This is a predicted structure of a 73-nucleotide RNA (transfer RNA) from a Candidatus Berkelbacteria bacterium.
The prediction has a mean pLDDT of 81.
NCBI's taxonomy places the organism under Bacteria, Bacteria candidate phyla, Candidatus Berkelbacteria.
Its Rfam family is "tRNA". Rfam links the family to the GO term triplet codon-amino acid adaptor activity. The family's RNA type in Rfam is transfer RNA.

[in-house]
RNA sequence: GGGCCGUUAGCUUAGCUGGUAGAGCGCCACAUUUGCAAUGUGGAGGUCGGCGGUUCGAAUCCGCCACGGUCCA
Repeated sequence: GGGCCGUUAGCUUAGCUGGUAGAGCGCCACAUUUGCAAUGUGGAGGUCGGCGGUUCGAAUCCGCCACGGUCCA
């Protein structure tokens, strides 16, 4: 220098053919308990890595850039 893969909540991650962003763990509150744990119910928490483009509409498609992984030179 070039090819490929990845980047989504605090962490691990799902998200199909473009159409309301989800789950588990964690966190908060309540119930249960003498208390703790466990369990149950509810809740908070996301500018979907950045900047542009396409589109009525983009996490999703296209371009460039950044970061990480891997391969080739």